[in-house]
């Protein structure tokens, strides 16, 4: 000084904590919507199986089966402030939490402000300060 993240900032307190501003995230009407796979019979009902949902980019599919690769697609990246968009490079696609329960949701009611790191010496285009 700078990434990644919402994860900063101001106030009173001796501190522990308190209150705010701001930035994220959850649950909550009306309308609206209301899964998949297999069977049967065929305007559509039945049976059977199969729990569901948050945060976050972190998900599909394929080959393999030395546990990893590839392809789509997502995300991140100081040599002039900040904000978009293309190219082209290099990374990254985890981890956690809820506990049989939450679609969407106005009012309204909750919760968080961490953690962990060290980049860049490419190209162009608008925009605003």
């Nucleotide at each position: 000084c700078g990434c990644c993240g919402a994860g900063u900032c101001c106030g009173c307190g001796a501190g522990a904590g308190c209150g705010g501003a701001g930035c994220g995230g959850g649950g909550g009407a009306a309308c609206c919507a209301a899964g998949g796979u297999g069977g049967c019979c065929u305007a559509g009902g039945c049976c059977a199986c199969u729990g569901g949902g948050g945060c976050g980019a972190a998900u599909c599919u394929c080959c393999a089966c030395a546990u990893g690769g590839a392809g789509a697609c997502g995300c991140g990246c100081a040599a002039g402030c900040u904000c978009u968009u293309u190219c082209a490079g290099c990374g990254c696609g985890a981890g956690c939490c809820c506990g049989u329960c939450a679609g969407c949701u106005a009012a309204c009611c909750c919760c968080g402000c961490a953690g962990g790191c060290g980049u860049u010496c490419g190209a162009a285009a608008g925009a605003g300060a």

A computed fold for a 129-nucleotide RNA from a soil metagenome, annotated as c-di-AMP riboswitch aptamer (ydaO/yuaA leader).